[in-house]
Context: one part of a larger RNA
RNA sequence: CCUAGCUUAGGGAAGUCGGCAAAUUAGCCCUGUAUCUUUGGUAUAAGGGAUGCCUGCCCUCUCUGUGUUAAAACGGGGAACGGCAGGCCGCAGUGACUAGGAGGUCCCGACUGUUUAAUAAAAACAUAGCUGGCUGCUAGUCCGAAAGGAUUUGUACAGCUGGUGAGGUCUGCCCAGUGCGGGUGUGUGAAGCUCCCUUACAAGGGAGUUAAGCCCCCGUAAACGGCGGCGAUAACUCUGAUCGUCUUAAGGUAACGUAACCCCUUGCCGAUUUAUUGUCGGCCCGCAUGAAGGGCUUAACGAGGGCCUCGCUGUCCCAAGCUAGAGACCAGCGAACCCGUCAUUCAGGUGAAUAGGCCUGAGACUCCUAGUGGGAAGAGAAGACCCCGUAAAACUUUACUGCAACUUACAGUUGUGGUGUGGUUCUCAAUGUAGAGCGUAGGUAGGAGGCUUCGAAGUCUCGUCGCUAGGCGAGAUGGAGCCAACUAUGGAACACUACCCAUUGAGAACUGCGCUGCUUACCCCGAGAGGGAGACAGCUGUAGGCGGGCAGUUUGACUGGGGCGGUACACUCUUGAUAAAGUAUCAAGAGUGCCCAAAGGUCGGCUCACCGUGGUCAGAAAUCACGGGUAGAGUGCAAGAGUAAAAGCCGGCUUGACUGGAUCCAGAACGAUAACGGAUCCAGACCCGAAAGGGUGGUUUAGCGAUAUCCUGUAGCGCCUUGAUAGCGCUCAGGGACACCAGAAAAGUUACUUCGGGGAUAACCGGGUCGUGGCGGCUGAAAGCCCUUACUGACGCCGCGCGUUGCUACAUCGCUGUCGGCUCAUCUUCCCCUGGCUGUGCAGCAGCAGCCAAGGGUGGGGGUGUUCACCCAUCAAAAAGGUACGUUAGCCGGGUUUAGAACGUCGUAAGACAGUUUGGAUUAUAUCUACUAGGAGUGUAUCGCUACCUGAGAGGAAAGAAGGGUCAGUACGAAAGGAACACUCUCCUGGCGCCACUGGUUUACCGGUCAUCCGAUAGGGUGCUGCCGGGCAGCUACGCGUCCAUCCGUUAAGGGCUGAAAGCAUCUAAGCCCGAAGCGGCCCUCAAAAAUAGGUAGCUUAGGUUCCCGUAUAUUACGGGUUUGAUAGGCUGGGGGUGUAAGCUGCGAGGUAACGAGCAGUUCAGCCCGCCAGUACUAAAAA
Repeated sequence: CCUAGCUUAGGGAAGUCGGCAAAUUAGCCCUGUAUCUUUGGUAUAAGGGAUGCCUGCCCUCUCUGUGUUAAAACGGGGAACGGCAGGCCGCAGUGACUAGGAGGUCCCGACUGUUUAAUAAAAACAUAGCUGGCUGCUAGUCCGAAAGGAUUUGUACAGCUGGUGAGGUCUGCCCAGUGCGGGUGUGUGAAGCUCCCUUACAAGGGAGUUAAGCCCCCGUAAACGGCGGCGAUAACUCUGAUCGUCUUAAGGUAACGUAACCCCUUGCCGAUUUAUUGUCGGCCCGCAUGAAGGGCUUAACGAGGGCCUCGCUGUCCCAAGCUAGAGACCAGCGAACCCGUCAUUCAGGUGAAUAGGCCUGAGACUCCUAGUGGGAAGAGAAGACCCCGUAAAACUUUACUGCAACUUACAGUUGUGGUGUGGUUCUCAAUGUAGAGCGUAGGUAGGAGGCUUCGAAGUCUCGUCGCUAGGCGAGAUGGAGCCAACUAUGGAACACUACCCAUUGAGAACUGCGCUGCUUACCCCGAGAGGGAGACAGCUGUAGGCGGGCAGUUUGACUGGGGCGGUACACUCUUGAUAAAGUAUCAAGAGUGCCCAAAGGUCGGCUCACCGUGGUCAGAAAUCACGGGUAGAGUGCAAGAGUAAAAGCCGGCUUGACUGGAUCCAGAACGAUAACGGAUCCAGACCCGAAAGGGUGGUUUAGCGAUAUCCUGUAGCGCCUUGAUAGCGCUCAGGGACACCAGAAAAGUUACUUCGGGGAUAACCGGGUCGUGGCGGCUGAAAGCCCUUACUGACGCCGCGCGUUGCUACAUCGCUGUCGGCUCAUCUUCCCCUGGCUGUGCAGCAGCAGCCAAGGGUGGGGGUGUUCACCCAUCAAAAAGGUACGUUAGCCGGGUUUAGAACGUCGUAAGACAGUUUGGAUUAUAUCUACUAGGAGUGUAUCGCUACCUGAGAGGAAAGAAGGGUCAGUACGAAAGGAACACUCUCCUGGCGCCACUGGUUUACCGGUCAUCCGAUAGGGUGCUGCCGGGCAGCUACGCGUCCAUCCGUUAAGGGCUGAAAGCAUCUAAGCCCGAAGCGGCCCUCAAAAAUAGGUAGCUUAGGUUCCCGUAUAUUACGGGUUUGAUAGGCUGGGGGUGUAAGCUGCGAGGUAACGAGCAGUUCAGCCCGCCAGUACUAAAAA
């Protein structure tokens, strides 16, 4: 020092993020009690008083005596509570132990409760209350593959589930989006079914029908959620009740508001304070409050979070003393971490850029002990931050792909009726009007006759159809004819018969759908009888929908870290590019992802831009004429290249923008390679041209895309088939795209995170650089009345340094602890004060500016985590910086930067935020080195000892400032004002030492007193030394010091002397004199291991240890003593502390007495002593 405790004068939170810690308070009784209030409370509010012992008495209860019929009454004894009075002692009576500090005011949460076992106890969770949703029981919700089970042997006052969170007061607007609920249909919509095509049959194709869902419509916000902008305006100004306009689904109502929400922000005002980034009260331009993700309030409550006051204190000023344990020393036992090796350092340098080991210099004998923690970029943990990995996991979702569940349709299990309405087939009946034609001609074939008293034509009535002409049917009447053929019309000719088509009606069979019965499947209840339900449900299968409930995965690259941004990711041109080729950067400048049926091919003709001259309207520019005109134009589009009887412009005819094949170039430098692009050639078929010839798109360099799957093809081949069609397969050609462009099928979050790696790559420090920042210089426009340089100094230029901030990515990711404070420093000077000077727009005082100078000093507070900045009161001054932004194996842990939680904002969400808020583990026994101390040994002597020195060298600040008096109201000054040298006193800060005084401590000691135990008393033990009151020595500060000079030398800036170069002048060149708190002495401390290892004197008795000790001390050392002795103990005396012992005697409130707290005397007693003396009684023996 540490751990656990005790006590501190004066001050009293000044300490600190913060009263953390400690202290105060405390029990019981009496009294008394504000504000607010949900009237319960708050409340032990606050505040005040009392409390012990002794003696006596009273009340209550009980036992008992006398007594009595029973009582009453009068006594005696006992226990406990309460009360009264008197007496007594102490500093103190809940005497110890036990045992709330109090109050005021905000935020949050109503409360009691619960939670992260092991860093978060909270504002989080829960809660009663409020509210939404589902659910009528074979329910809803949940578990399970199912059987089955829970809720529940419960039944809507019930169960499940979501939100909000007591109470009070309220809960606004929006249904456009997303959900949820309901509804509707010429929309869409699968399988199945029906029909059609095809097929020997199937497969296949098409159409129809059609559920849920989607679409559409309505509702729903205590569902998810959302709740505007611009402009103008009032008779000062400001503001804007008001108006205009755009716009929305609606444009934020009440309430609250710089807030747990406000960036700016330390907002503004007020209060609190000497001073407030705090707090409270107001204000409101709310970056970005706001109404059950509830708004605003609110008594009570809270180990929650702020602020203030009183009390209290070692938190602090500013430390000190004491106790116990550990440590230290002795004896025994005896680990671990760690360890490449060596190890004896320091400074500067170097170096992978912070070296014990390299270089240079300095230092440095060997070893041990205790201590401190500067270094070993110390140990611990293959960094948790950051990046990377075609790593992982968890979570989310409108990522991708699936699955369960749910839902809908169909089929099966699955039967039988009725009714309505469809479909198919069959039967019967009816109907069938272009125009022309007598007329209502369905088609084809046959056909010359057919019908008729079994009642023709006609007439009447009714029904039905209808193209409004008429047709058909029934009934009545009527009583014998009617129709066709022929003719005409027309594509078709009619009576009658047969078949067929379309439509309509009726009937039958089969069948679909709707509705509605039945009972026997199936299901349920019941012991059974039977009942319920019923072809439904359930179950199985197929198909559609929905489907983060669940699962598997993905979630690009480049990159002056990553992200955000961008595309430098496929191509083209120019520069960079360094005269072959090639050549990088998130280098510079620009483009492409087309266009054109002519803007292609060919043949022919022509010449542009611009300028000059002339010319109606006509102008600078319109069209025209003439002349000049090497391209100054044009060329579809970038740039480069190319280009004039053309590659440009105009016209004619055309399709070579053609088919098949080959080679080369380039893509892709010098090795290999795909698509795409280009050039050349061959064959064929063509175009233009008289021809030579030209033409395989555009004058040239950009304008692009593999495999697989899919589609198209009157292309080729194969399979199947007698053949054809259809189908299938292969090849070929064409089409559709992968821009991450040689081409996966693909969204997010992680602070709950994990793994593997990286200093290939960020955040701190370091290195480099110095734009930025800081400091300096040169020049001197301009201010300064005049005047560049008293003071200020633009534009411009040149530097320095590495405290700013950047850039960089060199070292470090198998780990160099990160802001700030505390503590302790050390260095620099670009100097804040103090010292010495110079200039002044210096009279003095006070300033301003500069030069030298680093010896010393540079402080206390307020709010804030702050550094910084601001403020208060002082001061000579309250300087700036470096040191791994000095200092975490030194401390703190407020901030930042894990896990909890909240607000605002963003996000559908998981979550996120250099936004805010609250809470939140700081390891360790020191090996080496270093340093601070203490020792042993060797050397320096060829014996040893004792005593005393020298001082190379090292260290020191041992001092630093201020105030007062005198000088002196003097110098100076018109006045106002107002110095200095010198002498002297004092204070403050700092250093060293000391304990007579004052104060603290004093667990030696003395005394008082409480509880309990031992003990007849006396006297003791334990309770923090029990607590309390004192207190010597010692140690100490808050106390004290006749302690902390001057002076000398030498310089700096500066002032001078003499004095040339330069006949002068000049402080300088030679020489000389001054001149500062600076430097060196003087002063103090260490210092012969100072290897050049020192000196003097004395002695020749060896020296030391063991032993007794203390003025010394961790061990060791040091000092004293050792019988020739006062070294220690004892004893005696002195001095000192406490405060008057025990015993005895007397007194004592009272009480009949017994008894009795206590008082007085004996007694300045008793007890005690680390002090001072005296005294050999004991021990310093033997060795």
Overview:
The part of an RNA shown here (large-subunit ribosomal RNA, half B) has 1183 nucleotides and comes from a Candidatus Aenigmatarchaeota archaeon. RNAcentral holds the full RNA, with entries from ENA. Lineage of the source: Archaea > Nanobdellati > Candidatus Aenigmatarchaeota.